[in-house]
RNA sequence: GCCACCGUAGCUCAGCCGGUAGAGCAACGCACUCGUAAUGCGUAGGUCAGGAGUUCGAUUCUCCUCGGUGGCUCCA
Numbered sequence: 001g002c003c004a005c006c007g008u009a010g011c012u013c014a015g016c017c018g019g020u021a022g023a024g025c026a027a028c029g030c031a032c033u034c035g036u037a038a039u040g041c042g043u044a045g046g047u048c049a050g051g052a053g054u055u056c057g058a059u060u061c062u063c064c065u066c067g068g069u070g071g072c073u074c075c076a
Base pairs, nucleotide, nucleotide: 001072002071003070004069005068006067007066010025011024012023013022019056027043028042029041030040031039049065050064051063052062053061
C1' cells in the first nucleotide's frame, strides 16, 4: 500500500424486509435477613465511531474519514 470483517449502555453482545433502540452482567433504590451473600421487584444509563448523500423516514442503504482485528503484497 491492497482486501475482508468489526465499531450499538460502564463491560460482553443482539437488533429480521428502512418505521418507538434491546438483553445479560455491572451500578443505584426497595423487599427479604441479626448482618452479608444469594434471590425478587424497580430505577437510571445511548451523538447507534464521525461527516455527507438517498428517502416522508436511516443503527439499517451508498460514499468519505477515523479507530480496531485478521489476511496479502512491495522495498531496503

Transfer RNA from Sedimenticola sp., 76 nucleotides, folded computationally. The sequence was found in a public genome assembly. It matches the Rfam family "tRNA".